The RNA shown here (transfer RNA) has 77 nucleotides and comes from a Candidatus Uhrbacteria bacterium. It matches the Rfam family "tRNA". By type it is a transfer RNA. Rfam describes the family as follows. Transfer RNA (tRNA) molecules are approximately 80 nucleotides in length. Its mean pLDDT, the model's own confidence on a scale to 100, is 82. RNAcentral holds the sequence, with entries from ENA. Taxonomically the source falls in Candidatus Uhriibacteriota (Bacteria, Bacteria candidate phyla).
[in-house]
């Protein structure tokens, strides 16, 4: 340089193909049980959906660009 993938809550990831209320585990808080503590159970808190722009009545999703990380491939006097 060419081509691929991935970026979504602290953490790991699901949703994207087929636009239509942004979700799950763990974590975290509060109670419940316990003689405590773990465990277990009931409820709950947290999102710019990598940035910027366009299409849409409506984008996490579809188009454009761009950054960040990984893999291939070329090139390497």
């Nucleotide at each position: 340089g060419c081509g691929c993938g991935c970026a979504u809550a602290g953490c790991u990831c699901a949703g994207u193909c087929u636009g239509g209320u942004a979700g799950a585990g763990c974590a975290g808080g509060u109670g419940a049980c316990u003689c405590u503590u773990a465990a277990u159970c009931a409820c709950u808190u947290g999102g710019u959906c990598g940035a910027g722009g366009g299409u849409u009545c409506a984008a996490a999703u579809c188009c454009c660009c761009c950054u960040g990380c990984g893999c291939g491939c070329a090139c390497c006097a």